[in-house]
RNA sequence: UACUGUGUCAUGAAUAAAAAAUUCGCUCGCCGUAUUCCUUAUACGGCUCGCUACAAUUUUUUAUUCCUUCCUUGUAUAAUCUUUGUGACCAGAGUGCUGGGAGCGGCGAACGGCUGAGUAACACAUUGGUAACUCCCACACACUCAGGGAUAACUCCGUGAAAGCGGAGCUAAUACCGGAUGGUCCCGCAAGGGUAAAGCUUUUGCGGUGUGUGAAGUGCCUGUGGCCUAUCAGCUUGUUGGUGGGGUAACGGCCUACCAAGGCUAUGACGGGUAGCUGGUCUGAGAGGAUGACCAGCCAGAAUGGAACUGAGACACGGUCCAUACUCCUACGGGAGGCAGCAGUAAAGAAUCUUCCGCAAUGGGCGAAAGCCUGACGGAGCGAUAUCGCGUGAAGGAUGAAGGUCGAAAGAUUGUAAACUUCUUUUCUGGAGGAAGAAUUCUGACGGUACUCCAGGAAUAAGCACCGGCUAACUCCGUGCCAGCAGCCGCGGUAAUACGGAGGGUGCAAGCGUUACCCGGAAUCAUUGGGCGUAAAGCGUCCGAAGGCGGUUUAUUAAGUCGAAUAUUAAAUAUUGAGGCCCAACUUCAAUGCCGUAUUCGAAACUGGUAAACUUGAGACUUUCAGAGGUACGUGGAAUUCUGUGUGUAGGGGUAAAAUCCGUAGAUACACAGAGGAACACCAAAAGCGAAGGCAGCGUACUGGGAAAGUUCUGACGCUCAUGGACGAAAGCGUGGGGAGCGAACGGGAUUAGAUACCCCGGUAGUCCACGCCGUAAACUAUGGAUACUAGGUGUUGGAGGACUCGAUCCUUCCAGUGCCGACGCUAACGCAUUAAGUAUCCCGCCUGGGAAGUACGGUCGCAAGAUUAAAACUCAAAGGAAUAGACGGGGACCCACACAAGCGGUGGAGCACCUGGCUUAAUUCGAUAGUGAGCGAGGAACCUCACCUAGGCUUGACAUCCCGAGAAUUCCCUGGAAACAGGGAAGUGCCUCACGGAACUCGGUGACAGGUGCUGCAUGGUUGUCGUCAGCUCGUGCCUUGAGGUGUUCGGUUAAGUCCGUAAACGAGCGCAACCCAUGGCUUAAGUUGCAUUUUUCUUAAGCGACUGCCCCGCAUAACGGGGAGGAAGGUAUGGAUGACGUCAAAUCAGCAUGGCCCUUAUGCCUAGGGCUGCACAGGUGCUACAAUGGACAGUACAAUGGGUAGCAAUAUAGCGAUAUGGAGCCAAUCCCUAAAGCUGUUCUUAGUUCGGAUUGAAGGCUGCAAUUCGCCUUCAUGAAGCUGGAAUCGCUAGUAACCGUGGAUCAGCAAUGGCGCGGUGAAUGUGUUCCUGGGUCUUGUACUCACCGCCCGUCACACUAUGAAAGGAGGGAGCACCCGAAGUACCUUUAUCUGCGCAAGCGGAGGGGUCCUAAGGUGAAACCUCUGAUUGGAGUGAAGUCGUAACAAGGUAUCCGUAGGAGAACCUGCGGAUG
Repeated sequence: UACUGUGUCAUGAAUAAAAAAUUCGCUCGCCGUAUUCCUUAUACGGCUCGCUACAAUUUUUUAUUCCUUCCUUGUAUAAUCUUUGUGACCAGAGUGCUGGGAGCGGCGAACGGCUGAGUAACACAUUGGUAACUCCCACACACUCAGGGAUAACUCCGUGAAAGCGGAGCUAAUACCGGAUGGUCCCGCAAGGGUAAAGCUUUUGCGGUGUGUGAAGUGCCUGUGGCCUAUCAGCUUGUUGGUGGGGUAACGGCCUACCAAGGCUAUGACGGGUAGCUGGUCUGAGAGGAUGACCAGCCAGAAUGGAACUGAGACACGGUCCAUACUCCUACGGGAGGCAGCAGUAAAGAAUCUUCCGCAAUGGGCGAAAGCCUGACGGAGCGAUAUCGCGUGAAGGAUGAAGGUCGAAAGAUUGUAAACUUCUUUUCUGGAGGAAGAAUUCUGACGGUACUCCAGGAAUAAGCACCGGCUAACUCCGUGCCAGCAGCCGCGGUAAUACGGAGGGUGCAAGCGUUACCCGGAAUCAUUGGGCGUAAAGCGUCCGAAGGCGGUUUAUUAAGUCGAAUAUUAAAUAUUGAGGCCCAACUUCAAUGCCGUAUUCGAAACUGGUAAACUUGAGACUUUCAGAGGUACGUGGAAUUCUGUGUGUAGGGGUAAAAUCCGUAGAUACACAGAGGAACACCAAAAGCGAAGGCAGCGUACUGGGAAAGUUCUGACGCUCAUGGACGAAAGCGUGGGGAGCGAACGGGAUUAGAUACCCCGGUAGUCCACGCCGUAAACUAUGGAUACUAGGUGUUGGAGGACUCGAUCCUUCCAGUGCCGACGCUAACGCAUUAAGUAUCCCGCCUGGGAAGUACGGUCGCAAGAUUAAAACUCAAAGGAAUAGACGGGGACCCACACAAGCGGUGGAGCACCUGGCUUAAUUCGAUAGUGAGCGAGGAACCUCACCUAGGCUUGACAUCCCGAGAAUUCCCUGGAAACAGGGAAGUGCCUCACGGAACUCGGUGACAGGUGCUGCAUGGUUGUCGUCAGCUCGUGCCUUGAGGUGUUCGGUUAAGUCCGUAAACGAGCGCAACCCAUGGCUUAAGUUGCAUUUUUCUUAAGCGACUGCCCCGCAUAACGGGGAGGAAGGUAUGGAUGACGUCAAAUCAGCAUGGCCCUUAUGCCUAGGGCUGCACAGGUGCUACAAUGGACAGUACAAUGGGUAGCAAUAUAGCGAUAUGGAGCCAAUCCCUAAAGCUGUUCUUAGUUCGGAUUGAAGGCUGCAAUUCGCCUUCAUGAAGCUGGAAUCGCUAGUAACCGUGGAUCAGCAAUGGCGCGGUGAAUGUGUUCCUGGGUCUUGUACUCACCGCCCGUCACACUAUGAAAGGAGGGAGCACCCGAAGUACCUUUAUCUGCGCAAGCGGAGGGGUCCUAAGGUGAAACCUCUGAUUGGAGUGAAGUCGUAACAAGGUAUCCGUAGGAGAACCUGCGGAUG
C1' cells in the first nucleotide's frame, strides 16, 4: 500500500426511564390527542351485586271480635281525577294506598373488570370436521286435566362472648310430590313398554310443558405453522391395540377386567432452559431481524394446594368444603378474612397518577313497566412521557453607538443586533354573551367548558448540546502528563482549535443532552448476498446403508409446478381517495390489500410416479502390457562390530584445538578363518506402483488394482455420502524373542561467566521379529470427490494405430499417467492456468477478530501415555496474509579507502606543560562530552578581561530617545574613604545666530523607558561539525502496477567518479563529479626599482605558449577505455589548495551576533576594592623533554625561506659571565633591522643512572607593568629526581611524503607558546596485493526490524489485582421413585339399634353411622440433577524502567517447525520419523 478481519461511531427510527426542597443534568409559555408499576402473581381499613313476580304477614281509621313482628309516613273525608249523567246527590270501579326491612320462590351472579404466575401444549394462529349440548331470543306444531302433603318467615323455649345453633307450634306459593293423557321423543327386529306441565290476570297480556328448525355460543377431533439446547440418545406399562362392561351432553384407555406386545425416535423422541399465543408494532430498499405497551381476538389465573355442589353454562376473583402459610377478633372454649376490580397505603425499585364527578351518553343485569344497580363506561385532575400545532413580536433603523472579544494597532467582529420610530395582539389579564353532544317525552357529570365579542398593553414567554478527525462549526486566556477530557482513534510534560473560562460560530428548539434497550449501517451467518493454496477454514485416506442429486426415447399419471373460479383470511392497523374537528396530530366513510389456507375445474413443457424401450455413463468378457502394489517362505554378496590365529611395533583415536578413551597384558595397521544382526551400493530417473500411510538385493508361491485395443454381453445397474466400518509414518504401551550398527536417558571429557546444550569418548531403553494395542504428524499439492467444457509449446513412462524401410531407426496420430513453460480467464497479491486456484452442475466436510484454548467440566475410547467431542468468565483494539521502500544480517557477489598487509616513526611506562573529569571551595563563572568533547570556544585569566564569590555603594540608572529647569565644556587643589563616591575651594566664560534662540557637553527633576553573559539551541535565524570530496540525490513527460511504488538510476564493459560507451520502455533534464579559480613546476616576450656589479642566467612584476590519450604498437565488441612506447620541463586528474549534492544526528552554539516567548526592575541591572577562574588524594586526553655513542660537551666552519616592524624593528659601539642596560646610524621597508639549525672538520667522554637526563629546590639578579604574594617570563651559580625504549592495547604516514632540524607571524604591556598557523633545510623505507579488521558504494537475498540490531522478543521466578477450574465438606432448590399416614369430596359397599317417607303387612327408599378405592398436604428412605458457598490448590489474564538467562526473527550465530518420547531453573535440549513455511 491494496486486502482479510474485528471493534467503534455518525446520520435514521422508536412504546423506554427519571420533576418540583433534596434526588441523571440544565431549562420551561400555551393548546389538542394519546398514554403512565416493565420490579414483588408482595401485604392491605373505604366503595364495587343485585333486581323482581306472586303469595303471605304487618302497620293505619270507626264499631265489634280475634290476633299481634318492629318502625314510619299518611290514607280515608273535603278538594281533585276517570266513566255514566247538565250539575249536586246516589251507585259503581279500591275486602284501601304507600315506604323501609327479613324470609320462601324466580332470574342474574359462568357477563363485564384485572393480571400474565403457570403453560413448548391442539395453549395459540389457520384449514377442515362432528360421536354433542345450549338459559335467554326468533319461528312452527301440540298441550296446560284432576289432586296431595310439607316448610321458611312468624310465635315460644334453650344454648353460646361472638359467629351462630338447636327444640316445640302454625302457614302460602309459578317451592315440592305422585296420578291421568301423550301425535312427537326414548328403548325394542317387532309386539309392546316408558316419559310433561303452573299458574296469575280478566281481555289485553305475562307465563308453563313437549317436539322440531334457526340464530348465537360452547365441548370435542384434525392437517399445517411459529423458541434454544445432542456437553439431553434412547423413551413408554394404561404404555399401543382389541373384546366385554362402566362413565359422559358427546367420541375416546376417559375408567375397569381380560387378551395381544405393541407405540414414539436422528425429519430429534425423552430430558433441560426460556416463554402466555395472535391480529399487529418497530426497523429495513427488500428478504429479513427484534418485539407482543395501549386497542382487539383466544388462553390461563384469582393468597398456596386439593375437591366437588348448584346450574343451560363453573369445578366459580368479590360462592361452598378441606389442608397449608399469614393477618385479625376472643370470655381461650372457638370464630373471621383474601384489591392480579376503582381510588389509595406500605414495601421493593432508576421508575409510573386522584382515597375526584356522574349514570347525562354507550353498554350490561333484573323487571310487564315505572325504575333500581353498574369504580363497565362517560368525564375531569396530576406528569414535556410521546406526538401534533402555535407563540416568545412585525416593519423601518449606521454614526456601523457603547460595552465585550480579537488585533499586523490600520482595524475586524458581535451587528440591523440594540437604542430609537411606527404597527399588530396569536398568547396573557379583565368584562359580556354562550353551545352541540337528547335520534326520543323527561334527563347534561363534563361546564359557565369549547367558542364569539369588547377593553388593556410588546406587554407574560429561550434554552440546551457541540465546535481535533469521523461530524456542521475557531480564536484568545488560564493550566503544564497536573487538573481534567474521552463513543473509537486519542488529547494534556510552557505557545492545547481536544482540559477549564471567555468571545465568536454550528445544530436542534419548549425542549436539549446523557444513559439503557431494539432494528439499521453489518454482504459481520451471506435465500436474495460470503468464503476455505498462503489471511479463520478440505475430515490422514478409502469403503459405504439412510439422505441429496442423476443419461436418451415414447406413452401415461397429475404429487410438485402453472392458470382460473369459489370460500375464508374478525374488527382495528396498512395503502389510496374523500369527509369532520380553523390546520395537523386525531377521527369517520369508501375502495384496495392482508402476499396464507382449503376446495373445485383446467394445462402437461419441466421435476416426480408408473409402464415399455435404448446405449453413449457404469459394469462384464476377450487379447495383450508395465510396475520398489500386498502377504508368506527361502536365499546372496559388500560393509561395520566381535572372536580366534599369524605378521608387526608404539602409538592409535578424536577435534577448530584438545582431553576423557584404547594400547607394551602388544593396540592401530595388514592377512586368514569364524560368529551374529541389521540394511540392500551401482542400476536410479522430473521414473514406476498404491486410496492414503507407504513400497527398493535376488528367487518362489498366493493375491489386489490399473492401462490399451476389440466393440461380444448387461442395460442407468450411476455420483456423493451425516451416523458407521476398515486401513493408517514415527514415537509410545503389553507379552515373548533378538540385539551388529546407531542411539533418548545416563556417565565422563571439553567449551563457557555458567553450559543440565551444540563438539568428543562411552552407553540403556528403543530401533529388528511375532502377536495385540495406540490412532496421531508441516498425515502437505497446506488445494475434498465426481462430470463436462475452455489456445498452445516442450520432456518423460505404459499401450495402440498409420506412413516409410529388407530391417534397426526415424516421422506422424490417439488413449492413459507424470513434469516444466505459458494464452484467455481468475486472484488482495504471490501465483494458478486441460493434473485449474478458469467456466458450470451435484454431494459431503469446515470457517466467522486476537488471546484465554484445542484448555476446563461432562460424555465416549484407551492398560497407560493420551485421543476425540468441546465451552465460558475475563482481557485487548488489534491479531493476520501478500506485496513495496528502507535499515540490518556472526547472508552472497563486485568495488574503493594508510582499512588491512609490507614498512618508517610514535602514544600507552618516566618527569614536566596544557586541557578535562572528580574532589574541594565563599567562588573555584559558563559552554563543549562515543566516533563528531578534552593545547576545544580561548589567536594569549596578575588588575582589566569577568560572566563567579565577599564587602562597600547607586536607583530614569554606566548606555539610547523624548520633556522641563540650571549651567559652557573643561582643568587643578584640599578633606574622608580600600576605591566607587561624598563634601569644599580655585581657574575658566568658548562655537553659530536674524541676538529670540540653537548645536554639543555637564548637573538636577519627571515618567514613558533603559539594562540583563537571566531561562529555553527541544520555539528560531545565521554559522559550524560529521557521514564525506563518499558518488551519489532527484525531477518532467512517457510506460508498467488495483496500489504503495517501479522504470529511468538496472544489465555488459570501463572509470578517481551515476566518468564514458554499448544494450534496454524509456527519452530528456537538474543538484553533485569533472572543468572553469589560486599556487608550484618548463619556455617565450616585455619591463627592471631597492636585486653587490653586468642584464646573459638567477630573481621580481606582467602578458602569453605548453598536455589533448594529440602520435605509434598491442588488447577490447574494434565502442568507451586499458597496457606499453616516442617526444617532452611535465603523461594520462602533473602536484597541492579553494570548492562539501539531497539529506542524517531535535548534533553544537540564546556566552560572538540577531531574535519569538517567559522571567528580574532600590535588582537576576550598574559602579568599586579584594579574591576566584592557577585550589589537589586521584583518573583520562593531547604534547614537550628524555632514557643516550647514528650520542653529549668543546672549538672551528657552510647553506635558507615565509614573514614582521613608527607607542615599532633597531645596527656599529660600550658595560655585564648572562638575562639585560646605556646609546640611537638606518628604516613607514626587494633599500634599514630581526635572522638559522641539523650538517661538515677536529678534540674529548667509552656504556656508567654517566661529561646521559634535566625535574625539583636554594641563593643572587634582569625585564614588563599602578601592581608580579596568591599568580608572569628570563638570566647566573648551586642542587641533580624519575627515567636504561615502555603490558594489554593503540595512532600517523605512499615522495620532496614520513622522520629529523631549525625559523617566522598572529594574539600580545608582559607572559604560562612545549600550543596553533605558516616557512624553508636534510631526506628515506615499503606496497603494485584484497583472505582478514574498520568505514563506505552498487546489485542481490532473508527478515517477526521501521525509534529501523544500541531493533524485536520468549519462558521461569518475585510482588499486586481480576475472573475461573479442582477440592474434605457445608447450604439451598426443583422434579421423580419406594414406603407410611391420609383431610374434604365423588362413586360404591354395609347398617343390629336412632329418625323418617310409601305401604294393611312383608318390604322398599331417604337421613344418619361405619367401611373401600382414588387423593392434596405431611413424614421417612435411597439415588441422581441444578445453584450457591468452601480451608487449600491448579493453571490463566493484566500490571511501573524487578530477577535469571537469550529460545525465536538474518544461515539469529546448533536452520526452523510438526507429531511423539525422555530429560532439564527457565526459555528449552536430545532421540526417532516427517514438512520447507
A computed fold for a 1477-nucleotide RNA from a groundwater metagenome, annotated as small-subunit ribosomal RNA. It matches the Rfam family "Bacterial small subunit ribosomal RNA". Rfam links the family to the GO terms structural constituent of ribosome and ribosome.